[in-house]
RNA sequence: GUACACGUAGCUCAGCUGGAUAGAGCGUCUGACUACGGAUCAGGAGGUCGAGGGUCCAAAUCCUUCCGUGUACA
Numbered sequence: 001g002u003a004c005a006c007g008u009a010g011c012u013c014a015g016c017u018g019g020a021u022a023g024a025g026c027g028u029c030u031g032a033c034u035a036c037g038g039a040u041c042a043g044g045a046g047g048u049c050g051a052g053g054g055u056c057c058a059a060a061u062c063c064u065u066c067c068g069u070g071u072a073c074a
Base pairs, nucleotide, nucleotide: 001073002072003071004070005069006068007067010026011025012024013023019057028044029043030042031041032040050066051065052064053063054062
């Protein structure tokens, strides 16, 4: 350089046949329990869905450009 894949919470990921309030596990915080801690139970916080533009009544999802990562080839 070319081709393909990927980018969603602190981490690992689901959702991507366009429409529900954007979710799960782990982690974190608060409370219960406990002599203290762990485990367990209950509750909470945390996201401009990589960035810009476009299509559409409506975009995490479709199209496009860019950025980043990975794989293959050169």
Source information: RNAcentral holds the sequence, with entries from ENA. The RNA shown here (transfer RNA) has 74 nucleotides and comes from a Clostridiales bacterium. The organism belongs to Eubacteriales, within Bacteria. Its Rfam family is "tRNA". The family's RNA type in Rfam is transfer RNA. About the family: Transfer RNA (tRNA) molecules are approximately 80 nucleotides in length.